[in-house]
Context: one part of a larger RNA
RNA sequence: CUCUCGUUAAGGAACUCGGCAAAAUGAUCUCGUAACUUAGGGAGAAGAGAUGCCAUAUUAGGGUGAAGGGAGAGACGCCCGGAGCUCGAGAUGGUCGCAGAGGAGAGUCCCAAGCAACUGUUUAACAAAAACACAGGUCUGUGCGAAAUCGUAAGAUGAAGUAUACGGGCUGACACCUGCCCAGUGCUGGAAGGUUAAUAGGAGAUGUCAUCGCAAGAGAAGCAUUGAAUUGAAGCCCCAGUGAACGGCGGCCGUAACAAUAACGGUCCUAAGGUAGCGAAAUUCCUUGUCAGGUAAGUUCUGACCCGCACGAAAGGUGUAAUGAUUUGGGAGCUGUCUCAACGAGAGGCUCG
Numbered sequence: 001c002u003c004u005c006g007u008u009a010a011g012g013a014a015c016u017c018g019g020c021a022a023a024a025u026g027a028u029c030u031c032g033u034a035a036c037u038u039a040g041g042g043a044g045a046a047g048a049g050a051u052g053c054c055a056u057a058u059u060a061g062g063g064u065g066a067a068g069g070g071a072g073a074g075a076c077g078c079c080c081g082g083a084g085c086u087c088g089a090g091a092u093g094g095u096c097g098c099a100g101a102g103g104a105g106a107g108u109c110c111c112a113a114g115c116a117a118c119u120g121u122u123u124a125a126c127a128a129a130a131a132c133a134c135a136g137g138u139c140u141g142u143g144c145g146a147a148a149u150c151g152u153a154a155g156a157u158g159a160a161g162u163a164u165a166c167g168g169g170c171u172g173a174c175a176c177c178u179g180c181c182c183a184g185u186g187c188u189g190g191a192a193g194g195u196u197a198a199u200a201g202g203a204g205a206u207g208u209c210a211u212c213g214c215a216a217g218a219g220a221a222g223c224a225u226u227g228a229a230u231u232g233a234a235g236c237c238c239c240a241g242u243g244a245a246c247g248g249c250g251g252c253c254g255u256a257a258c259a260a261u262a263a264c265g266g267u268c269c270u271a272a273g274g275u276a277g278c279g280a281a282a283u284u285c286c287u288u289g290u291c292a293g294g295u296a297a298g299u300u301c302u303g304a305c306c307c308g309c310a311c312g313a314a315a316g317g318u319g320u321a322a323u324g325a326u327u328u329g330g331g332a333g334c335u336g337u338c339u340c341a342a343c344g345a346g347a348g349g350c351u352c353g
Base pairs, nucleotide, nucleotide: 001348002347003346004345005344006343007342008341010339011338014337019334027051028050029049030048031047036041038173052095053094054093055092056091061087062086063085064084068080069079070078096100108332109331110330111329112328113327114326115324116323120132121131136171137170138169139168140167141166142165148157149156150155174319175318176317177316179249180248181247184246185245186242187241188240189239190238193237194236195235200230204226205225206224207223208222211218212217250268251267252266253265254264277311278308289305290304291303292302293301
């Protein structure tokens, strides 16, 4: 010097990103216990007091229930009986110590807010969470040889189930709710018309060639090569529906008897222009917004305001008791975290041998 411990004057978070770490609390009994609440909880809330030993005393009282006795319908039954063993509060008096749960082991607590309802699950070895799951909600598919999934298939799972079932998507207890837009995309339904494949169809064309012709050339049948019209489903175009489907939810100008603001009006655009609720928020750039609270002093925190850069209703909105090794702010207690360090113990290092 390093590590692991112990103690510490006065102060007591001044330390620090942050009370990290440490200290403190701790048992049993009695008393007592708030807001809020889903009436279960919250709650061991919080906060107090008691605790040794001796005597009264074999305490009061309780448990078990032997011997013995009685009746007697003679039972492994009933009624007395109380020995022995055992548990044992509370009270009064006394007594010792600084200290009586005398050692070890054994909740710190409170206030407010965010998030997630909860118990649970997760990144084996840097993340345990607000992430995942969840009961509940809702949409959608599926009528059974079900849908869906695995497999080339046979076959299997689903399920030895049958729509109160099974698969998929989203949301995520509960309470109050969940607005407008179907123009685009998707899905569902529709079938008149347009378009559209193979197929069917075979007009026509070409090659060859009998034949005709002086020649140029024409050219039947056959065999080949092509091939128009016509026929022709789904799909697409088209017509509707559908948002707890993918998604979206405006701009400018003017106006009230100071000023400011604009219930009101005008205009442009749109499929429709953000409703309720919430809001500087896990979302706010400007921003340490403004006001209030808490502090001597507060970029954090709480309550408001609303000018929401860029909240918003199942990628749910807003609340919410309980819960949380969750996140944030404050307080009490407590302390070597600190002012500011000291001493001691053990282990290692180092020096000498």